[in-house]
RNA sequence: GAUAGAGGUUGCGUGAAUCAUCAGUAGGCUGACAGAUGUGUGCAGGCACAGAGGAAGGCAGACGAAAGGGAGGAACGCCGAAAGGCCCGGUUUCCUGCAGAGCCGGCUCUUGGGCAUAUGGCAAACAGCUAUGUGACUGUCAUCUGUACCGCAGAUGGGGCGCUAUC
Numbered sequence: 001g002a003u004a005g006a007g008g009u010u011g012c013g014u015g016a017a018u019c020a021u022c023a024g025u026a027g028g029c030u031g032a033c034a035g036a037u038g039u040g041u042g043c044a045g046g047c048a049c050a051g052a053g054g055a056a057g058g059c060a061g062a063c064g065a066a067a068g069g070g071a072g073g074a075a076c077g078c079c080g081a082a083a084g085g086c087c088c089g090g091u092u093u094c095c096u097g098c099a100g101a102g103c104c105g106g107c108u109c110u111u112g113g114g115c116a117u118a119u120g121g122c123a124a125a126c127a128g129c130u131a132u133g134u135g136a137c138u139g140u141c142a143u144c145u146g147u148a149c150c151g152c153a154g155a156u157g158g159g160g161c162g163c164u165a166u167c
Base pairs, nucleotide, nucleotide: 001167002166003165004164005163008079011078012077013076014075018071019070027063029061030060031059033057037050038049039048040047041099042098043097044096045095046094082111083110084109085108087106088105089104090103091102092101093100112138113137115135116134117133118132119131120130121129122128140158141157142156143155144154145153146152147151
């Protein structure tokens, strides 16, 4: 240098179907009040649409979603699997500017793995994800110690650019 592997029965990731939640929410319809603005993510400008044949606003009635996120099982791809952060580019969001949100790509940085937990962020949420910290567990390597010796156990420390095997 190349090839092949291991960690775990809660290793990681992915499309579709199903289920719960979202939510009796948004929404449109009807009725009364009310009386001039309202909508297209926020602000400014513009454009378009709706509006005294009644805008906004809450109230009442009947009707009544969806997306994102989540769950368990199966299938497939894998072991930097993958996840996240900063920055850059492209694209969508009516147009322009600033910002935000979604998706894709690139450079770089962090993280061995899952779990629990505190704070912050996202989110409808007490679900889940995520950043930082803490805790024990687990896998691996190094050193030391113990032992019926090559196994096992304990202590300390390191990290995947690692570890094991073969060439």

Background
RNAcentral holds the sequence, with entries from MGnify. Predicted 3D model of a 167-nucleotide RNA (Lysine riboswitch aptamer) from a mouse gut metagenome. Rfam family: Lysine riboswitch aptamer. Rfam describes the family as follows. Riboswitches are metabolite binding domains within certain messenger RNAs that serve as precision sensors for their corresponding targets. Model confidence (mean pLDDT): 78 of 100.